This is a predicted structure of a 104-nucleotide RNA (TPP riboswitch aptamer (THI element)) from Paenibacillus oryzae. Lineage of the source: Bacteria > Bacillati > Bacillota > Bacilli > Paenibacillus. RNAcentral holds the sequence, with entries from Rfam and Ribocentre. RNAcentral records the identical sequence in 2 taxa. Its Rfam family is "TPP riboswitch aptamer (THI element)". A reference for the family is Rodionov et al. (2002), "Comparative genomics of thiamin biosynthesis in procaryotes. New genes and regulatory mechanisms", J Biol Chem. Model confidence (mean pLDDT): 78 of 100.
RNA sequence: GAAAUCCACUAGGGGCGCCGCAAGGCUGAGAUAAAGCGUUAAGCUUUGGUCCCUUUGAACCUGAUCUGGGUCAUGCCAGCGUAGGAAAGUGGGACAAUCGGACA
Numbered sequence: 001g002a003a004a005u006c007c008a009c010u011a012g013g014g015g016c017g018c019c020g021c022a023a024g025g026c027u028g029a030g031a032u033a034a035a036g037c038g039u040u041a042a043g044c045u046u047u048g049g050u051c052c053c054u055u056u057g058a059a060c061c062u063g064a065u066c067u068g069g070g071u072c073a074u075g076c077c078a079g080c081g082u083a084g085g086a087a088a089g090u091g092g093g094a095c096a097a098u099c100g101g102a103c104a
Base pairs, nucleotide, nucleotide: 001099002098006092007091008090009089010088011054012053013052014051015050016049017026018025019024032048033047034046035045036044037043060085061084062083066079067078068077069076
């Protein structure tokens, strides 16, 4: 001289899958309620809830009707992925953990 894990508040971003007639079951942080538009098309939009994430960014999207494995089935697991995108401020801790330089 620079400065963290973490916590709080506010703001913002995103998901809500698969099987089953149902009851319910699987993985998981979470795995949805209502309303409207449309129905050639099962898609689109809004509101609430829940959980996660915010550049130190694998929350989440594209690639993807992807590839391999596995399952009743599914992003269930791995690859893809040092890929391309993706949403922040303040305060506490802190006269600080720690790091770098100089001097003795």